[in-house]
RNA sequence: GGAACGAUGGCAGAGCGGCCAAAUGCAUCCGCCUUGAAAGCGGAAGGGUGUCACAGCCCCGGGGGUUCAAAUCCCUCUCGUUCCGCCA
Repeated sequence: GGAACGAUGGCAGAGCGGCCAAAUGCAUCCGCCUUGAAAGCGGAAGGGUGUCACAGCCCCGGGGGUUCAAAUCCCUCUCGUUCCGCCA
């Protein structure tokens, strides 16, 4: 230099254009159980903004586009992985 793939909650990771701010596992918190823990079982819980509290709004690496509608399709940039090639 060329090609392919990827970037999603605290971590891992799934995710047909609408059912998604989001499955599942781990971790965390609460409860049950227990003499007490662990294990097991049940439940809760992303971030920001906003509110007395809700609601609402925004957020899927950054930016832009297509569309009634984008994590999902397109363009561009950044970063990462793998393969190929070149120089030494």